[in-house]
Context: one part of a larger RNA
RNA sequence: CCUCUGUUAAGGAACUCGGCAAAAUCGGCGCGUAACUUCGGGAGAAGCGCCGCCCGGGCCGGUGAACCCCCCGGCGGGGGGAGCCGGCCGGGGUCGCAGUGACCAGGCCCUACCGACUGUUUACCAAAAACACAGGUCUGUGCGAACGCGCAAGCGGACGUAUACGGGCUGACGCCUGCCCAGUGCCGGAAGGUUAAGGGGACGUGUCAGCGCCAGCGAAGCACCGAACCGAAGCCCCGGUGAACGGCGGCCGUAACUAUAACGGUCCUAAGGUAGCGAAAUUCCUUGUCGGGUAAGUUCCGACCCGCACGAAAGGCGUCACGAGUGGGGCGCUGUCUCAACAGAGGACUCG
Numbered sequence: 001c002c003u004c005u006g007u008u009a010a011g012g013a014a015c016u017c018g019g020c021a022a023a024a025u026c027g028g029c030g031c032g033u034a035a036c037u038u039c040g041g042g043a044g045a046a047g048c049g050c051c052g053c054c055c056g057g058g059c060c061g062g063u064g065a066a067c068c069c070c071c072c073g074g075c076g077g078g079g080g081g082a083g084c085c086g087g088c089c090g091g092g093g094u095c096g097c098a099g100u101g102a103c104c105a106g107g108c109c110c111u112a113c114c115g116a117c118u119g120u121u122u123a124c125c126a127a128a129a130a131c132a133c134a135g136g137u138c139u140g141u142g143c144g145a146a147c148g149c150g151c152a153a154g155c156g157g158a159c160g161u162a163u164a165c166g167g168g169c170u171g172a173c174g175c176c177u178g179c180c181c182a183g184u185g186c187c188g189g190a191a192g193g194u195u196a197a198g199g200g201g202a203c204g205u206g207u208c209a210g211c212g213c214c215a216g217c218g219a220a221g222c223a224c225c226g227a228a229c230c231g232a233a234g235c236c237c238c239g240g241u242g243a244a245c246g247g248c249g250g251c252c253g254u255a256a257c258u259a260u261a262a263c264g265g266u267c268c269u270a271a272g273g274u275a276g277c278g279a280a281a282u283u284c285c286u287u288g289u290c291g292g293g294u295a296a297g298u299u300c301c302g303a304c305c306c307g308c309a310c311g312a313a314a315g316g317c318g319u320c321a322c323g324a325g326u327g328g329g330g331c332g333c334u335g336u337c338u339c340a341a342c343a344g345a346g347g348a349c350u351c352g
Base pairs, nucleotide, nucleotide: 001347002346003345004344005343006342007341008340010338011337014336019333027051028050029049030048031047036041038172052094053093054092055091057089058088059087060086061085062084063083067079068078069077070076071074095099107331108330109329110328111327112326113325114323115322119131120130135170136169137168138167139166140165141164147156148155149154173318174317175316176315178248179247180246183245184244185241186240187239188238189237192236193235194234198230199229204224205223206222207221210217211216249267250266251265252264253263276310277307288304289303290302291301292300
């Protein structure tokens, strides 16, 4: 010096990213417990007191001896209450610093954020505000269901049948969930436009009978090419639809101090962000400004709102309870620290 352990004057978080670690609390009984609340809870809230041993007493309970009585004479029944055991109550006494005397055995409170909750997860750096979840909603599916696996047979779905099953989103509960259907998707429509294979065969071409005043013309057949026209869904088109993908403006002016702008004008759009929340797990400027807490506070809490770049089921805002979640504060307590010291065990080191 290292690891593990114990103790420490005064102070008591000054340590540190952070009370990490340690200390402290800790059992039983009695008393007593706030806000808030979904009336269950919050609660072991918080906080306070008692606890050993000895002596004697009271009450209750368990067991039940001696003894007495009875009969159907038995390992019988009834009375009886000693002794012993357990519990509770109050009385007297006694020892120590200390009585759940060792071991085992919650620290507590206030506040904010996130997630309702119990659960689940990165086997081996993450347990969480991530996943799941009951509940909500949209959508598909009439049964040989949709959907999934498989080339198929077949199987799952389901020995189920719309109060069922699949898929998507949201995520208890409370109050709610605005505007835009122009684009994209989906659903409905079928008049018109367009449109494939196929049908259809005009015209033309090759060949060859025949004809020819040899330039050429050219039936049938066999081939080649192939126009018009008739051809669905789809697309175009017409509507609907947002808890479908998504989107939810700009400039200028205006009130009798100033400032601001309820108000007006103008441009653009499919429509220009409602409620609620807001420097936020979101705010760049920013340690915004004001208030609170501190002697002092880039964090925290309450407000304000000029929201760089919240906003309503990729839900918005609240919320009791819950959390090895995250931030801030306080009480208790401490070697975390001021600032280190001593002791014990095992190493390191020396010798072997």
This is a predicted structure of a 352-nucleotide part of an RNA (large-subunit ribosomal RNA, domain IV) from an Ardenticatenaceae bacterium.
The source organism's lineage runs through Bacteria, Chloroflexota, Ardenticatenia, Ardenticatenales and Ardenticatenaceae.
Its Rfam family is "Bacterial large subunit ribosomal RNA".